[in-house]
RNA sequence: GCCAUCUUAGCUCAGCGGUAGAGCAACUCCAUGGUAAGGAGUAGGUCCGCGGUUCAAGUCCGCGAGAUGGCU
Numbered sequence: 001g002c003c004a005u006c007u008u009a010g011c012u013c014a015g016c017g018g019u020a021g022a023g024c025a026a027c028u029c030c031a032u033g034g035u036a037a038g039g040a041g042u043a044g045g046u047c048c049g050c051g052g053u054u055c056a057a058g059u060c061c062g063c064g065a066g067a068u069g070g071c072u
Stems, first nucleotide, its partner, number of pairs: 001071007010024004018055001026042005048064005
């Protein structure tokens, strides 16, 4: 220098263009003589940035940034 993949909750990751989710972690409650395990619930997101397409974009397109891998 070229190519590919990825970027969504604190972490690991889902998410046919039509209300943003799961597991773990956190917090509250239940339960116990107490702790752990267990059960019920709550909170937590400008979906990497800027444009474009569309009635509608996390999702499609372009450009940028970052991460990983490959080639040279």
About this RNA:
The RNA shown here (transfer RNA) has 72 nucleotides and comes from a marine sediment metagenome. Rfam family: tRNA. The RNAcentral record of the sequence draws on MGnify. Its mean pLDDT, the model's own confidence on a scale to 100, is 83.